Context: one part of a larger RNA
RNA sequence: UGACGGGGGCUCACACAAGCGGUGGAGCAUGUGGCUUAAUUCGAGGCUACGCGAAGAACCUUAUCCUGGGCUUGACUUGCCCGUCGUACUCUGCCGAAAGGUAGAGGUCAGUUCGGCUGGACGGUGCACAGGUGCUGCAUGGCUGUCGUCAGCUCGUGUCGUGAGAUGUUGGGUUAAGUCCCAUAACGAGCGAAACCCUUGUCUACAGUUGCCACUGGGUUAUGCCAAGCACUCUGUAGAGACUGCCGGUGUUAAACCGGAGGAAGGUGGGGAUGACGUCAAGUCCUCAUGGCCUUUAUGCCCAGGGCUGCACACGUGCUACAAUGGCGUGAACAAAGGGAGGCGAGACCGCGAGGUGGAGCAAAUCCCAAAAAACACGCCCCAGUUCAGAUCGUAGGCUGCAACUCGCCUGCGUGAAGGUGGAAUCGCUAGUAAUCGCAGGUCAGCAAUACUGCGGUGAAUGUGUUCCUGAGCCUUGUACA
Numbered sequence: 001u002g003a004c005g006g007g008g009g010c011u012c013a014c015a016c017a018a019g020c021g022g023u024g025g026a027g028c029a030u031g032u033g034g035c036u037u038a039a040u041u042c043g044a045g046g047c048u049a050c051g052c053g054a055a056g057a058a059c060c061u062u063a064u065c066c067u068g069g070g071c072u073u074g075a076c077u078u079g080c081c082c083g084u085c086g087u088a089c090u091c092u093g094c095c096g097a098a099a100g101g102u103a104g105a106g107g108u109c110a111g112u113u114c115g116g117c118u119g120g121a122c123g124g125u126g127c128a129c130a131g132g133u134g135c136u137g138c139a140u141g142g143c144u145g146u147c148g149u150c151a152g153c154u155c156g157u158g159u160c161g162u163g164a165g166a167u168g169u170u171g172g173g174u175u176a177a178g179u180c181c182c183a184u185a186a187c188g189a190g191c192g193a194a195a196c197c198c199u200u201g202u203c204u205a206c207a208g209u210u211g212c213c214a215c216u217g218g219g220u221u222a223u224g225c226c227a228a229g230c231a232c233u234c235u236g237u238a239g240a241g242a243c244u245g246c247c248g249g250u251g252u253u254a255a256a257c258c259g260g261a262g263g264a265a266g267g268u269g270g271g272g273a274u275g276a277c278g279u280c281a282a283g284u285c286c287u288c289a290u291g292g293c294c295u296u297u298a299u300g301c302c303c304a305g306g307g308c309u310g311c312a313c314a315c316g317u318g319c320u321a322c323a324a325u326g327g328c329g330u331g332a333a334c335a336a337a338g339g340g341a342g343g344c345g346a347g348a349c350c351g352c353g354a355g356g357u358g359g360a361g362c363a364a365a366u367c368c369c370a371a372a373a374a375a376c377a378c379g380c381c382c383c384a385g386u387u388c389a390g391a392u393c394g395u396a397g398g399c400u401g402c403a404a405c406u407c408g409c410c411u412g413c414g415u416g417a418a419g420g421u422g423g424a425a426u427c428g429c430u431a432g433u434a435a436u437c438g439c440a441g442g443u444c445a446g447c448a449a450u451a452c453u454g455c456g457g458u459g460a461a462u463g464u465g466u467u468c469c470u471g472a473g474c475c476u477u478g479u480a481c482a
Stems, first nucleotide, its partner, number of pairs: 001482002003479003007476007015466002019429005026320008034311002042053002065306007074129001078128003081124005089106007109119003131295002134293003140289002142284003145280001147278001152191006158167003170183004197272004202240007211230002218226002243266001246260005322422001326381006338369003343362002348357003388419001393414007435458007
C1' cells in the first nucleotide's frame, strides 16, 4: 500500500421489512447430470453452466459420434509437366443402398502472322502441396460474461517522507453521482458520472396520398364507396418547450433541500443505447483469425443407414391445471407493432374440421396475413374428481417434403390419468410496474415454439423505514496474511 475481520462509523440497493404473484407437490415441454448404448458428437459448470452456443437435429444440417461401402494431388487454392479441344457437357444401358465404377451414342471454344502458334476451358499423371469442427482459451488476437451503470480509477507539476509511499481523492455540507459548494500544501488535468444520440409525453409551422371526413353536394340497399375538401385524426420534416427559470421557507450570504405557482410535462419527466482502471490464467482454438504440437492411402474427402429424440432415476427453466372472479354456448365491441413475390393470398365454392378448389388484389399508410383475446350482454352448469382438468391410448383423416418406422405438426370421433393450491426452502416485482389477456416476428420446406425477441389491451396492492439477512461504496481501526 492492499486484502481480510462472527471490528466500528456513515451511506445505498426489491437487500430486508410492508404487499402481490409464483417456484418447490401433479401432468407435460425443454436443458443438464446419471444410466444405457455400436454411437447416444462437442462445448458451457456457484452467483456469472443447465428453453445456454442451437434465430428451428426426419435426410441435409452433423462435427468418422456409430456401422458399413468407397477415394488418395484428393470436395477446395496456387504453380509446374503431359494430353484433348469428337473437349466440356447431354442422353442411355449394366453393377450398386448410394457414392461410385463401367460401356455406348450424341456433341467440334476463341484469336491467329495459318506455324497445333497463342489464349482459355477441361481431363490425366507425377511433384510442390491441399485438408483437419484434431490438441493446447494456461501460448494468443478479436469478441463476450461478471462485479456494475457500482462511482470510482489515475496522471503532470509542487510539497512532505531516508524509503516503500502520502498529499491531491481527506474534512463540513449536498447529490443518483469523485454531483456541486465551502474549508484545505496543494494547483490543475484525464478516463468514467452527467450532457450530446434514439424513442415517448404537449404545442406550432410546413406538407395532404395510399391517410382523414367536420361543413357542402350527388349516387347507392348500404359503407369515405365516389366528386369536392385538408378542419380534425394521422403521417414526417423543421422548430418551440423544463432551466431549480419564478415565489415562499430552511441552509453558512454557498451548494442544495422542502413547499407552491404556472404548465402537457418538475426537479435525471418515462424508456432505451452507452459499461472507466481493473477482477475472475472467467468463457470461446467448434464463428473467425493465429503461434506451437499432432495427422497425411488418414485425425482428410464422398456416400447409405443409424445416432444426437435412447430411460429405474436426480436437478434447473417453463407451460397447462387443480375451477364458479369459473367452464361451455350464442351475440351487433375496441389495439399496437410487424411480415409478404419460388411470397401474402381476399370474396366465392367443397369439407364437421385440419384443409382443398380457384386466383381478385398487393414489391404494399392502397391489397393480404387478420379472427385480436381477456372485456361486455344473455342462457346453461350448482360444488361433484364434475359440463373442472386434459395426460395417455385407439381409430379415421389433412399438410409439408424424394422420404414422416426409428423421429414432424395439425384435425375429427372415442378414451379420460395424475391433480382438490403444494414440506423444508426459494424467486420476481415500487406504476402503466406486478398480475392477467391476446397479437406479430426471426429461424424456417415442414415443425416438436409452452422458447426467444418485440407489440399493444385490462390493470392492482404495499412501502416513504434501515434493527436484522445479502451485496456494494467511503472513512477509520486491528492483523502472526501478500
A computed fold for a 482-nucleotide part of an RNA from an uncultured bacterium, annotated as small-subunit ribosomal RNA, 3' major domain.